[in-house]
């Protein structure tokens, strides 16, 4: 000094669906799944399945649904800085 591990700050990204019952315009309850179902939260940020496209796919399974899985070495997608761990590499001083 480079790089890995942890916190932090600031930025930045994204998603929000199903199913029942009331109102039947916007919305209220509740039940599924999941971090997160508009949550002052949650999850991600190039080591990038967070998240979008393919797709109204395909297989399986729900009361129902991206609910599970396959597609996925697919095509996209949002990042610096500070500080720290102990390893290693490089440089550079001094004995």
């Nucleotide at each position: 000094c480079a790089c890995c591990u942890g916190u932090g700050c600031u930025a930045g990204g994204g998603g929000u669906c199903u199913c029942c019952g009331g109102g039947c315009a916007u919305c209220c309850g509740g039940g599924g799944c999941g971090a997160g179902a508009u949550a002052c939260a949650c999850c991600c940020u190039u080591u990038g399945a967070a998240c979008c496209u393919g797709a109204c796919a395909c297989g399986g399974g729900u009361c129902a649904u991206g609910c599970c899985g396959u597609c996925g070495u697919a095509g996209g997608g949002a990042a610096g800085c500070a500080u720290u761990c102990g390893a290693u590499g490089c440089u550079c001083c001094u004995u």
The RNA shown here (TPP riboswitch aptamer (THI element)) has 95 nucleotides and comes from a Pseudomonadota bacterium.
NCBI's taxonomy places the organism under Bacteria, Pseudomonadati, Pseudomonadota.
Its mean pLDDT, the model's own confidence on a scale to 100, is 79.
The sequence was found by an Rfam model in a public genome assembly.
Its Rfam family is "TPP riboswitch aptamer (THI element)". Rfam's curators write: Vitamin B(1) in its active form thiamin pyrophosphate (TPP) is an essential coenzyme that is synthesised by coupling of pyrimidine and thiazole moieties in bacteria. The previously detected thiamin-regulatory element, thi box was extended, resulting in a new, highly conserved RNA secondary structure, the THI element, which is widely distributed in eubacteria and also occurs in some archaea.